This is a predicted structure of a 72-nucleotide RNA (transfer RNA) from a Candidatus Hodarchaeota archaeon. Its Rfam family is "tRNA". By type it is a transfer RNA.
RNA sequence: AGCCCCGUGGUGUAGUGGUUAGCAUGCGAGACUCUGAAUCUCGCGACCCCAGUUCGAGUCUGGGCGGGGCUG
Numbered sequence: 001a002g003c004c005c006c007g008u009g010g011u012g013u014a015g016u017g018g019u020u021a022g023c024a025u026g027c028g029a030g031a032c033u034c035u036g037a038a039u040c041u042c043g044c045g046a047c048c049c050c051a052g053u054u055c056g057a058g059u060c061u062g063g064g065c066g067g068g069g070c071u072g
Base pairs, nucleotide, nucleotide: 001071002070003069004068005067006066007065010025011024012023013022018055026044027043028042029041030040031039048064049063050062051061052060
């Protein structure tokens, strides 16, 4: 330099153009307990950025940024 893949809560992930963006873990509070662990309940927390297409974009298109891989 060229090509390919990926980017979603703190972390790991799901998401057929129309869901309140789901699950697990984490964190906070509470219940239970002599205390703790475990368990249960409630809560907190996310779509990398800028444009475009569309009635509607996490999802499709272009560019950028970041990460990984292959070739030289």